This is a predicted structure of a 586-nucleotide part of an RNA (large-subunit ribosomal RNA, domain V) from a marine metagenome. The RNAcentral record of the full RNA draws on SILVA. Model confidence (mean pLDDT): 83 of 100. It matches the Rfam family "Bacterial large subunit ribosomal RNA". Rfam links the family to the GO terms ribosome and structural constituent of ribosome.
Context: one part of a larger RNA
RNA sequence: CCCGCGAUAGGACGGAAAGACCCCGUGCACCUUUACUAUAGCUUGACAUUGAUUUUUGGGUGUGUUUGUGUAGGAUAGGCGGGAGACUUUGAUAUUACGGCGCUAGCUGUGAUGGAGUCGUCCUUGAAAUACCGCCCUUAUACGUUUGAAUUUCUAACUUUGAAUGUCCGUAAUCCGGACAAAGGACAGUGUCUGGUGGGUAGUUUGACUGGGGUGGUCGCCUCCUAAAUUGUAACGGAGGUGUUCUAAGGUUUUCUCAUGACGAAUAGAAAUCGUCGGAAGAGCGUAAAGGCAGAAGAAAGCUUAACUGCGAGACAUACAGGUCGAGCAGGUACGAAAGUAGGACUUAGUGAUCCGGUGGUUCCGAAUGGAAGGGCCAUCGCUCAACGGAUAAAAGGUACGCCGGGGAUAACAGGCUGAUCUCCUCUGAGAGUCCAUAUCGACGAGGAAGUUUGGCACCUCGAUGUCGGCUCAUCGCAUCCUGGGGGUGAAGAAGCUCCCAAGGGUUUGGCUGUUCGCCAAUUAAAGCGGUACGCGAGCUGGGUUCAGAACGUCGUAAGACAGUUCGGUCCUUAUCCAUCGUGGG
Numbered sequence: 001c002c003c004g005c006g007a008u009a010g011g012a013c014g015g016a017a018a019g020a021c022c023c024c025g026u027g028c029a030c031c032u033u034u035a036c037u038a039u040a041g042c043u044u045g046a047c048a049u050u051g052a053u054u055u056u057u058g059g060g061u062g063u064g065u066u067u068g069u070g071u072a073g074g075a076u077a078g079g080c081g082g083g084a085g086a087c088u089u090u091g092a093u094a095u096u097a098c099g100g101c102g103c104u105a106g107c108u109g110u111g112a113u114g115g116a117g118u119c120g121u122c123c124u125u126g127a128a129a130u131a132c133c134g135c136c137c138u139u140a141u142a143c144g145u146u147u148g149a150a151u152u153u154c155u156a157a158c159u160u161u162g163a164a165u166g167u168c169c170g171u172a173a174u175c176c177g178g179a180c181a182a183a184g185g186a187c188a189g190u191g192u193c194u195g196g197u198g199g200g201u202a203g204u205u206u207g208a209c210u211g212g213g214g215u216g217g218u219c220g221c222c223u224c225c226u227a228a229a230u231u232g233u234a235a236c237g238g239a240g241g242u243g244u245u246c247u248a249a250g251g252u253u254u255u256c257u258c259a260u261g262a263c264g265a266a267u268a269g270a271a272a273u274c275g276u277c278g279g280a281a282g283a284g285c286g287u288a289a290a291g292g293c294a295g296a297a298g299a300a301a302g303c304u305u306a307a308c309u310g311c312g313a314g315a316c317a318u319a320c321a322g323g324u325c326g327a328g329c330a331g332g333u334a335c336g337a338a339a340g341u342a343g344g345a346c347u348u349a350g351u352g353a354u355c356c357g358g359u360g361g362u363u364c365c366g367a368a369u370g371g372a373a374g375g376g377c378c379a380u381c382g383c384u385c386a387a388c389g390g391a392u393a394a395a396a397g398g399u400a401c402g403c404c405g406g407g408g409a410u411a412a413c414a415g416g417c418u419g420a421u422c423u424c425c426u427c428u429g430a431g432a433g434u435c436c437a438u439a440u441c442g443a444c445g446a447g448g449a450a451g452u453u454u455g456g457c458a459c460c461u462c463g464a465u466g467u468c469g470g471c472u473c474a475u476c477g478c479a480u481c482c483u484g485g486g487g488g489u490g491a492a493g494a495a496g497c498u499c500c501c502a503a504g505g506g507u508u509u510g511g512c513u514g515u516u517c518g519c520c521a522a523u524u525a526a527a528g529c530g531g532u533a534c535g536c537g538a539g540c541u542g543g544g545u546u547c548a549g550a551a552c553g554u555c556g557u558a559a560g561a562c563a564g565u566u567c568g569g570u571c572c573u574u575a576u577c578c579a580u581c582g583u584g585g586g
Base pairs, nucleotide, nucleotide: 001586002585003584004583005582006581007580008579010578011577012576014573015572022407023406024405025404027403028402029399030398031397032396035204036203037202038201039200041197042196043195045193046192047191048190049189051154052153055150056149057148058147059146060145061144062143063142064141065140068137078136079135080134081133082132085119086118087117094113095112096111097110098109099108100107101106158184159183160182161181162180167179168178169177170176207219208218209217216236220242221241222240223239224238225237243388244286245345246344250304251303252302253301254300255299256298258282260278261277262276263275264274284293285292287350289348290347291346308331309330310329311328314325315324316323320389333342334341335340356382357381358380359379360378361377362376364375365374414461415459416457417456418455420454423449424448425447426446427445431441432440468543469541470540471539473535474532475531476530477529478528481506482505483504484501485500486499487498488497489496508522509521510520511519512518549567550566551565552564553562554561555560
């Protein structure tokens, strides 16, 4: 060196299972509820099945009767019309008894006595006789009819029972049907429509951005910076505004110049109003900021409505939709002597597509025709559709019981990059050290090393790289805990402190805790710090963390949740290659 055999499990990001954690999907499933929308069920009412009757009561209507004092006036005059007579032995005036109404004046009904009149036309009044007749109003009442409500009773619909041992028949039958009997009874039950309730049940919804996701924040529009001297340009970059206001704060004509300073002037002062001088703007322009503006866009006064209608060459900007500017033409208008200016405001924010619906107008359409209904067109109105290019008129949560499709496009472990933080070192040396910066300690600062902490980033791995601690077995570094050699000392000796060299060897046993760590006990020369996938689970363990069960506290209406606690809880793999150890042959 080649070929075996027996072992061990460090590696082959070993095998197994399209990761169960995490995120994503306009995925799924179950579960919850004061999410949304339905719905079974329960319930309210109406009508039908559904009939008779008593009593009470409400409304409408018909007939008869009744009821009506303002003042003046014989007096309790409802209104209008006709009208000169009407009623009376078929019993008038009057008297009396009993009622009704009443404004206490009277009006009116019935019975008895009685036996011939009573009333009107006249006088007062806006209106004249209930003398008489007709039509009504108002009040009350009787009867009839109609329609409700409540109530009583009935039986014939309808319902129940006749197995608490025996009503009868089909029929040798606890069913069923019929007969009969009893109880209930127009209720109940059922049907149709309807209001309420309704996680009992069902279908669904429950946004996106995001230096992982969640929590927080944000979402449209305007101004500035970032923005790299045209335009444009991102970030959970840095600053602010906005969801309007104004009939003048618009138009036009004419006029004026601000802020502020100095000086002067009664009350009057730092500041009131007045005067002189200086004063390019340091003011003002409704409002944020930027740009702009004094020949004004600023400040006033006069007159006014162009804050007009129909259009629009041509441009800016732009994926589209939408946005912006606009000379000029026609009509009619305001101001101005006129030339002219005026289609809102110094400019840039002050906003919402489509559908659906409302209102006004209209020389449009009008299902044979004429209309109408309805629609079109013009004008206008109704959205914090603010998640602001707006999925619906209408929508919240849980899942550790979970499932599927994907992702290393994206988190947790490990690695990588970085090195803020952490550890160590160096420089400077204010100061402490009686004196003296540097025996020793060292502020404020400055520069590094290393890659053990906590992080940042998200680069390999989600068709799987097993995670804390212990056990076993280690190996390396040195910034050395002990042992060894030295320098300094604020080193007398002894014991120390500090620095330099040095990694050969060594570096304990117990109690508590799952602990690493730490505290404690007893030793020791010493009981070092780190790296090795926080070394090592195809070597062991499985106490912790991190599935399914259960409980407590807290949170939540609940389903459930908690770097809160507690009890319980399956650790698979026959070694092909590399590696290592032992052994044999050539």